[in-house]
RNA sequence: GGGCCGAUAGUUCAGUUGGCUAGAACGCUUCAUUUGCAAUGAAGAGGUCGCCGGUUCGAGUCCGGCUCGGUCCA
Numbered sequence: 001g002g003g004c005c006g007a008u009a010g011u012u013c014a015g016u017u018g019g020c021u022a023g024a025a026c027g028c029u030u031c032a033u034u035u036g037c038a039a040u041g042a043a044g045a046g047g048u049c050g051c052c053g054g055u056u057c058g059a060g061u062c063c064g065g066c067u068c069g070g071u072c073c074a
Base pairs, nucleotide, nucleotide: 001073002072003071004070005069006068007067010026011025012024013023019057028044029043030042031041032040050066051065052064053063054062
């Protein structure tokens, strides 16, 4: 330098060929239960979907560029 894969909540990830309002598990907060803790149950907070543009009535999803990580080739 070139090819391929990935980047979505604090963490690990899903999101099936664009369509209401972006989700799960664990974690966190509050409440109930307990003498207390854990476990369990209920409720809740938390996201500019890596960045910048483009296409479209509509983009996490499609297109271009860039950044970072992984891998292969030279």

Overview: Predicted 3D model of a 74-nucleotide RNA (transfer RNA) from a bacterium. It matches the Rfam family "tRNA".